Predicted 3D model of a 266-nucleotide RNA (Bacterial large signal recognition particle RNA) from a Thermotogota bacterium. Rfam family: Bacterial large signal recognition particle RNA. Rfam's curators write: The signal recognition particle (SRP) is a universally conserved ribonucleoprotein involved in the co-translational targeting of proteins to membranes. Rfam classes the family as a non-coding RNA gene. Of the family's consensus pairs, 92% are formed in the model. The gene name in the source record is ffs. NCBI's taxonomy places the organism under Bacteria, Thermotogati, Thermotogota. The coordinates come from a structure-prediction model, not an experiment, and the mean pLDDT is 80.
RNA sequence: CCACGCUAGGCGGGGGGCUGGCGGUCCCCUGAACCCGAAAUCCGCCACACGCGGGGCCGAACUCCCACCUGAGGCUUCUCGGGUCGGGGACCGGUGCGGUCGGAAGGCGACGAAGGUUGGGUCCCACGCAACAGGGCCCUGUGAACCUGGUCAGGCCCGGAAGGGAGCAGCCAUAAGCAGGUGCCCCUGUGUGCCGUGGGGGAGCCCAGCCGGAGCUGGAAGAUCGCACGCGGACCGGUCCGGGAUUGUCGAGGGUGGGUGCGUGG
Repeated sequence: CCACGCUAGGCGGGGGGCUGGCGGUCCCCUGAACCCGAAAUCCGCCACACGCGGGGCCGAACUCCCACCUGAGGCUUCUCGGGUCGGGGACCGGUGCGGUCGGAAGGCGACGAAGGUUGGGUCCCACGCAACAGGGCCCUGUGAACCUGGUCAGGCCCGGAAGGGAGCAGCCAUAAGCAGGUGCCCCUGUGUGCCGUGGGGGAGCCCAGCCGGAGCUGGAAGAUCGCACGCGGACCGGUCCGGGAUUGUCGAGGGUGGGUGCGUGG
RNA backbone atom coordinates (compact mmCIF):
# COMPACT_ATOMS: atom_id res chain seq x y z
C1' C A 1 0.00 0.00 0.00
C1' C A 2 -3.98 -3.71 -1.38
C1' A A 3 -8.04 -7.32 -0.04
C1' C A 4 -11.38 -9.36 3.62
C1' G A 5 -13.58 -9.44 8.55
C1' C A 6 -14.50 -6.37 12.86
C1' U A 7 -14.71 -2.30 16.60
C1' A A 8 -15.24 2.98 18.32
C1' G A 9 -18.63 5.80 16.02
C1' G A 10 -22.62 7.30 12.73
C1' C A 11 -27.71 7.07 10.17
C1' G A 12 -29.15 14.73 11.50
C1' G A 13 -28.37 19.29 13.99
C1' G A 14 -29.90 23.87 16.24
C1' G A 15 -33.14 27.83 18.66
C1' G A 16 -37.56 28.68 21.67
C1' G A 17 -40.70 26.68 25.33
C1' C A 18 -41.13 23.30 29.58
C1' U A 19 -37.87 21.87 33.88
C1' G A 20 -34.28 22.72 39.99
C1' G A 21 -31.37 21.10 35.68
C1' C A 22 -30.45 17.70 30.98
C1' G A 23 -32.72 15.13 26.78
C1' G A 24 -37.57 13.83 24.22
C1' U A 25 -42.74 14.52 22.92
C1' C A 26 -44.75 20.53 21.30
C1' C A 27 -43.50 25.29 18.07
C1' C A 28 -39.81 27.32 14.74
C1' C A 29 -35.08 27.36 11.63
C1' U A 30 -31.84 24.54 8.68
C1' G A 31 -31.70 20.29 5.79
C1' A A 32 -30.09 14.76 1.06
C1' A A 33 -31.79 13.38 6.69
C1' C A 34 -33.37 4.49 8.44
C1' C A 35 -38.17 1.76 10.23
C1' C A 36 -41.80 0.60 14.30
C1' G A 37 -43.99 1.89 19.48
C1' A A 38 -45.30 5.20 23.85
C1' A A 39 -44.92 10.12 25.98
C1' A A 40 -48.18 16.99 29.24
C1' U A 41 -51.90 16.67 35.73
C1' C A 42 -46.12 13.14 30.31
C1' C A 43 -41.64 9.83 29.02
C1' G A 44 -36.27 8.82 30.10
C1' C A 45 -32.57 10.79 33.29
C1' C A 46 -29.03 13.65 37.33
C1' A A 47 -23.90 17.32 35.64
C1' C A 48 -20.03 11.31 32.31
C1' A A 49 -27.52 14.09 32.84
C1' C A 50 -27.45 15.62 24.83
C1' G A 51 -33.54 10.64 25.42
C1' C A 52 -36.51 5.40 26.27
C1' G A 53 -38.05 0.11 24.19
C1' G A 54 -37.56 -3.09 19.65
C1' G A 55 -35.52 -3.88 14.65
C1' G A 56 -32.33 -2.58 10.38
C1' C A 57 -28.14 -0.22 7.65
C1' C A 58 -23.19 2.23 7.07
C1' G A 59 -18.59 1.98 9.17
C1' A A 60 -12.37 4.04 9.83
C1' A A 61 -13.73 8.20 6.13
C1' C A 62 -17.65 12.49 1.12
C1' U A 63 -19.69 10.06 6.06
C1' C A 64 -16.49 9.93 12.69
C1' C A 65 -13.64 13.73 15.98
C1' C A 66 -11.18 18.78 16.67
C1' A A 67 -9.85 24.00 15.43
C1' C A 68 -10.64 28.44 12.53
C1' C A 69 -13.60 31.40 8.94
C1' U A 70 -18.47 32.26 7.23
C1' G A 71 -23.37 32.03 8.56
C1' A A 72 -29.99 30.98 8.00
C1' G A 73 -32.43 31.64 12.38
C1' G A 74 -33.90 32.14 17.58
C1' C A 75 -33.55 34.49 22.43
C1' U A 76 -31.94 38.91 25.30
C1' U A 77 -31.02 44.38 25.59
C1' C A 78 -31.74 49.22 23.58
C1' U A 79 -34.27 52.33 20.31
C1' C A 80 -37.88 54.32 16.50
C1' G A 81 -42.81 54.30 14.31
C1' G A 82 -47.94 52.76 14.39
C1' G A 83 -52.52 50.56 16.57
C1' U A 84 -55.23 49.56 21.01
C1' C A 85 -56.53 49.56 26.38
C1' G A 86 -56.01 52.01 30.99
C1' G A 87 -54.31 56.30 34.30
C1' G A 88 -53.94 61.06 36.51
C1' G A 89 -56.25 67.68 36.03
C1' A A 90 -49.03 68.22 37.48
C1' C A 91 -47.88 70.77 31.40
C1' C A 92 -50.01 72.68 26.32
C1' G A 93 -54.53 72.98 23.52
C1' G A 94 -59.92 72.52 23.47
C1' U A 95 -64.82 72.81 25.80
C1' G A 96 -68.07 74.37 29.82
C1' C A 97 -69.02 77.44 34.29
C1' G A 98 -67.90 81.63 37.47
C1' G A 99 -65.17 86.46 38.86
C1' U A 100 -62.61 90.91 37.06
C1' C A 101 -61.25 94.02 33.03
C1' G A 102 -62.95 95.28 28.40
C1' G A 103 -65.98 97.75 25.64
C1' A A 104 -68.06 96.38 19.13
C1' A A 105 -72.81 96.52 16.65
C1' G A 106 -77.60 98.14 17.85
C1' G A 107 -81.55 101.20 20.52
C1' C A 108 -83.27 105.98 23.07
C1' G A 109 -81.95 111.38 23.25
C1' A A 110 -81.91 119.21 21.22
C1' C A 111 -89.47 116.75 19.11
C1' G A 112 -84.52 117.58 25.27
C1' A A 113 -80.35 112.39 28.06
C1' A A 114 -78.51 111.95 33.23
C1' G A 115 -79.83 114.39 37.61
C1' G A 116 -83.17 117.49 40.67
C1' U A 117 -88.05 119.07 42.15
C1' U A 118 -93.66 119.26 42.41
C1' G A 119 -98.21 116.68 41.75
C1' G A 120 -100.79 112.19 40.68
C1' G A 121 -101.08 106.74 40.11
C1' U A 122 -99.49 101.95 41.65
C1' C A 123 -99.90 100.00 47.84
C1' C A 124 -102.89 99.96 52.79
C1' C A 125 -107.49 101.31 55.91
C1' A A 126 -112.68 103.02 56.47
C1' C A 127 -117.18 104.30 54.23
C1' G A 128 -120.29 104.77 49.86
C1' C A 129 -121.70 102.94 45.06
C1' A A 130 -121.73 99.01 41.62
C1' A A 131 -121.22 93.70 40.43
C1' C A 132 -121.98 88.82 42.03
C1' A A 133 -123.81 84.95 45.53
C1' G A 134 -127.25 83.44 49.42
C1' G A 135 -131.58 84.61 52.32
C1' G A 136 -136.02 87.58 53.50
C1' C A 137 -140.22 90.46 51.54
C1' C A 138 -143.37 90.77 47.10
C1' C A 139 -145.77 88.58 42.64
C1' U A 140 -147.36 84.26 39.53
C1' G A 141 -148.45 79.16 39.04
C1' U A 142 -149.25 74.70 41.52
C1' G A 143 -150.90 72.67 45.89
C1' A A 144 -155.59 68.46 50.54
C1' A A 145 -159.18 60.44 49.65
C1' C A 146 -160.59 61.69 55.43
C1' C A 147 -158.16 64.59 59.84
C1' U A 148 -158.95 72.89 55.69
C1' G A 149 -163.04 76.53 54.28
C1' G A 150 -167.33 77.67 51.00
C1' U A 151 -171.14 75.55 47.94
C1' C A 152 -172.69 70.80 48.39
C1' A A 153 -175.95 66.83 42.96
C1' G A 154 -177.01 61.89 44.47
C1' G A 155 -177.65 59.20 48.69
C1' C A 156 -178.21 59.23 54.35
C1' C A 157 -180.53 60.81 59.25
C1' C A 158 -184.83 63.24 62.20
C1' G A 159 -190.11 64.47 61.40
C1' G A 160 -197.14 62.58 60.05
C1' A A 161 -196.09 66.74 57.08
C1' A A 162 -194.09 71.51 56.44
C1' G A 163 -189.37 71.47 57.23
C1' G A 164 -184.63 70.67 59.53
C1' G A 165 -179.49 68.36 60.06
C1' A A 166 -174.77 66.12 59.13
C1' G A 167 -172.12 65.67 54.79
C1' C A 168 -168.94 62.07 50.32
C1' A A 169 -167.71 62.95 45.12
C1' G A 170 -167.47 67.29 41.95
C1' C A 171 -166.46 72.61 41.53
C1' C A 172 -164.33 77.09 43.76
C1' A A 173 -160.80 78.94 47.22
C1' U A 174 -156.79 78.31 50.39
C1' A A 175 -152.44 76.39 54.35
C1' A A 176 -147.70 74.29 54.76
C1' G A 177 -144.80 72.80 50.85
C1' C A 178 -142.94 72.93 45.74
C1' A A 179 -141.62 75.60 41.14
C1' G A 180 -140.75 80.15 38.83
C1' G A 181 -140.33 85.56 38.36
C1' U A 182 -137.78 89.60 39.01
C1' G A 183 -139.15 94.71 41.08
C1' C A 184 -138.47 99.19 44.48
C1' C A 185 -136.90 97.30 49.13
C1' C A 186 -134.26 94.74 53.53
C1' C A 187 -130.23 91.51 55.64
C1' U A 188 -125.56 88.78 55.16
C1' G A 189 -121.12 87.75 52.50
C1' U A 190 -116.79 88.47 48.79
C1' G A 191 -109.68 85.84 45.74
C1' U A 192 -115.05 91.30 42.61
C1' G A 193 -114.19 96.89 40.54
C1' C A 194 -109.72 101.30 34.34
C1' C A 195 -115.91 103.57 40.25
C1' G A 196 -116.40 107.68 44.17
C1' U A 197 -115.13 110.23 49.07
C1' G A 198 -111.85 110.70 53.18
C1' G A 199 -107.31 109.20 55.61
C1' G A 200 -102.36 106.78 55.69
C1' G A 201 -97.88 105.57 53.17
C1' G A 202 -94.15 107.00 50.61
C1' A A 203 -88.34 102.48 48.82
C1' G A 204 -88.86 101.34 43.81
C1' C A 205 -91.63 101.74 39.27
C1' C A 206 -95.21 104.50 35.91
C1' C A 207 -97.52 109.29 34.14
C1' A A 208 -97.54 114.66 33.85
C1' G A 209 -95.50 119.84 34.80
C1' C A 210 -91.07 122.75 35.83
C1' C A 211 -85.55 123.35 36.39
C1' G A 212 -81.45 121.40 33.77
C1' G A 213 -78.53 121.14 29.10
C1' A A 214 -75.78 115.89 26.75
C1' G A 215 -75.79 112.05 27.69
C1' C A 216 -78.41 107.25 28.79
C1' U A 217 -78.86 102.19 27.47
C1' G A 218 -76.77 97.99 25.40
C1' G A 219 -73.68 94.25 25.92
C1' A A 220 -70.33 91.18 20.97
C1' A A 221 -65.05 90.12 20.20
C1' G A 222 -60.93 89.96 23.22
C1' A A 223 -57.72 89.82 27.80
C1' U A 224 -56.92 87.78 32.58
C1' C A 225 -57.77 84.76 37.11
C1' G A 226 -60.10 80.50 39.27
C1' C A 227 -62.83 75.82 38.98
C1' A A 228 -64.43 71.48 36.24
C1' C A 229 -64.04 67.91 32.14
C1' G A 230 -59.14 62.64 30.26
C1' C A 231 -61.91 65.40 24.22
C1' G A 232 -56.72 66.10 21.33
C1' G A 233 -51.37 66.55 22.27
C1' A A 234 -47.64 65.48 25.80
C1' C A 235 -46.55 62.16 30.01
C1' C A 236 -46.97 57.24 32.80
C1' G A 237 -48.25 51.95 32.56
C1' G A 238 -50.06 47.34 29.88
C1' U A 239 -50.59 44.77 25.25
C1' C A 240 -50.12 43.91 19.82
C1' C A 241 -47.77 44.91 14.92
C1' G A 242 -43.67 46.67 12.04
C1' G A 243 -38.53 48.78 11.30
C1' G A 244 -33.47 49.58 12.96
C1' A A 245 -29.32 49.00 15.79
C1' U A 246 -25.96 47.62 18.62
C1' U A 247 -25.15 44.80 23.00
C1' G A 248 -24.96 40.02 24.86
C1' U A 249 -25.82 34.84 23.82
C1' C A 250 -26.85 30.20 21.29
C1' G A 251 -26.13 28.71 16.50
C1' A A 252 -28.16 24.70 11.73
C1' G A 253 -25.75 24.65 7.06
C1' G A 254 -21.27 25.78 4.05
C1' G A 255 -15.73 26.38 3.45
C1' U A 256 -10.48 25.47 4.96
C1' G A 257 -6.97 22.82 7.76
C1' G A 258 -5.80 18.88 10.99
C1' G A 259 -6.74 14.18 13.72
C1' U A 260 -8.66 8.78 14.66
C1' G A 261 -8.27 2.09 15.45
C1' C A 262 -8.08 -3.92 15.79
C1' G A 263 -7.36 -8.89 13.47
C1' U A 264 -5.94 -12.15 9.26
C1' G A 265 -3.71 -12.74 4.45
C1' G A 266 -0.74 -10.70 0.36
The RNAcentral record of the sequence draws on ENA.